[in-house]
Context: one part of a larger RNA
RNA sequence: UGACGGGGGCCCGCACAAGCGGUGGAGCAUGUGGUUCAAUUCGACGCAACGCGCAGAACCUUACCUGGGCUAGAAAAUGCAGGAACCUGGUUGAAAGAUCGGGGUGCUCUUCGGAGAACCUGUAGUUAGGUGCUGCAUGGCUGUCGUCAGCUCGUGUCGUGAGAUGUUGGGUUAAGUCCCGCAACGAGCGCAACCCCUAUCGUUAGUUGCCAGCGGUUCGGCCGGGCACUCUAACGAGACUGCCGAUAUUCAAAUCGGAGGAAGGUGGGGAUGACGUCAAGUCAUCAUGGCCCUUAUGUCCAGGGCUACACACGUGCUACAAUGGUCGGUACAAACGGUCGCGAACCCGCGGGGGGGCGCCAAUCCGAAAAAACCGACCUCAGUACGGAUAAGAGUCUGCAACUCGACUCUUUGAAGUUGGAAUCGCUAGUAAUCCCUGAUCAGCAGGCGGGGGUGAAUACGUUCCCGGGCCUUGUACA
Numbered sequence: 001u002g003a004c005g006g007g008g009g010c011c012c013g014c015a016c017a018a019g020c021g022g023u024g025g026a027g028c029a030u031g032u033g034g035u036u037c038a039a040u041u042c043g044a045c046g047c048a049a050c051g052c053g054c055a056g057a058a059c060c061u062u063a064c065c066u067g068g069g070c071u072a073g074a075a076a077a078u079g080c081a082g083g084a085a086c087c088u089g090g091u092u093g094a095a096a097g098a099u100c101g102g103g104g105u106g107c108u109c110u111u112c113g114g115a116g117a118a119c120c121u122g123u124a125g126u127u128a129g130g131u132g133c134u135g136c137a138u139g140g141c142u143g144u145c146g147u148c149a150g151c152u153c154g155u156g157u158c159g160u161g162a163g164a165u166g167u168u169g170g171g172u173u174a175a176g177u178c179c180c181g182c183a184a185c186g187a188g189c190g191c192a193a194c195c196c197c198u199a200u201c202g203u204u205a206g207u208u209g210c211c212a213g214c215g216g217u218u219c220g221g222c223c224g225g226g227c228a229c230u231c232u233a234a235c236g237a238g239a240c241u242g243c244c245g246a247u248a249u250u251c252a253a254a255u256c257g258g259a260g261g262a263a264g265g266u267g268g269g270g271a272u273g274a275c276g277u278c279a280a281g282u283c284a285u286c287a288u289g290g291c292c293c294u295u296a297u298g299u300c301c302a303g304g305g306c307u308a309c310a311c312a313c314g315u316g317c318u319a320c321a322a323u324g325g326u327c328g329g330u331a332c333a334a335a336c337g338g339u340c341g342c343g344a345a346c347c348c349g350c351g352g353g354g355g356g357g358c359g360c361c362a363a364u365c366c367g368a369a370a371a372a373a374c375c376g377a378c379c380u381c382a383g384u385a386c387g388g389a390u391a392a393g394a395g396u397c398u399g400c401a402a403c404u405c406g407a408c409u410c411u412u413u414g415a416a417g418u419u420g421g422a423a424u425c426g427c428u429a430g431u432a433a434u435c436c437c438u439g440a441u442c443a444g445c446a447g448g449c450g451g452g453g454g455u456g457a458a459u460a461c462g463u464u465c466c467c468g469g470g471c472c473u474u475g476u477a478c479a
Base pairs, nucleotide, nucleotide: 001479002478003476004475005474007473008472009471010470011469012468013467015463016462019427020426021425022424023423026318027317028316029315030314031313032312033311034309035308042053043052064304065303066302067301068300069299070298073127077126078124079123080122081121082120083119086103087102088101089100090099091098092097107116108115109114129293130292132291133290134289138287139286140282141281142280143278145276150189151188152187153186154185155184156165157164158163169180170179171178195270196269197268198267200237201236202235203234204233205232206231209227214224215223216222240264243258244257245256246255247254320420324379325378326377327376328375329374336367337366338365341360342359346355347354348353386417391412392411393410394409395408396407397406433455434454435453436452437451438450439449
């Protein structure tokens, strides 16, 4: 100087407390451990591994296993030889491939001999290739403490020195934020602001919206007509403790209350992550040193596996019902996607879906039904008209192909489960809870992930305690 303390002081944070809803019990989904296996590829392991890499394993992916092949190789550069390229048939094979044929001659130059460019085959040897090892050799990227308020430097001063001072102190703040003081005076990286979305208004612009005012109407902004409104998307305005009062006193910073205002003290949300810590993670995104393999640890193909199952854990979904379930009727979104695409009306089918093909490169058409909610009817506390696992049969769709191993539909079957031990998690407001919609990946497949809106709470006395963190101080046999 740090680090640590079941030392002290001050202060924060859904850290506790106050509340609401969960997890832990059940069934299923998913990841992991373990076990099994020819293989169940590899990585990730307290927080910060475990719905993680994987925004989607039937083949492919795929790195694993079994078997069948290749050895200048699946791709790239060079020399030489042959052939244009290319199209196509037979045999064999699980395919990869092997083998035997058929057709076919282009482009540029030309002395018509040929030469050249591109492509294919063979051959030669400098070489390729490796998801093989080392993340404790590395770059890059990332997690984490933590959006915590800290981390440093120049000069000066103090100290023999390591170092200190500044950065401590008194206030204040979300903040090393600001003020005052002070052997310090300044500065840098962080904080804040500048950026984006959102809340109000204005201007500009109107093939979206509007009977707002008029006319027509098949009654639909449908038509004429109009940009007033809604909206869209560009530019601006607006919030600054600016104003008032109180508190504070050093007539500082600031705090509390109020006015006005759409919004008030950082308005709400996002992006943004200082010096560093964990030899944290990644050699399997990529790049890369070293080591290793080179008829194999490379590479092609078929099939299998990554989907196994006594069990254990994490994360979720669905429930255990009446604030509910079923049936019928009837409203109200936002955001997003669409030409190898979205696909309307209409017809067929109980349905999944099939036929159909209008329209739409989309503020114009389509996906598209929003659901919870509301109205009416039934159920009356029961393992039930709750719950839907499991299983049998019959099908639909995608795809070369759904056996291992897809999703969905119909009929039947109806399991556990009556609110969950010790323990444990999230959340402070348009939040929790609850309800649907949509996107990426994607042929198909979403209980996961990202985004969108609908309905919409309770509680916070307080900081004694648990956890984490910041500043000062003290002890130390630790560095």
The part of an RNA shown here (small-subunit ribosomal RNA, 3' major domain) has 479 nucleotides and comes from a metagenome. RNAcentral holds the full RNA, with entries from SILVA.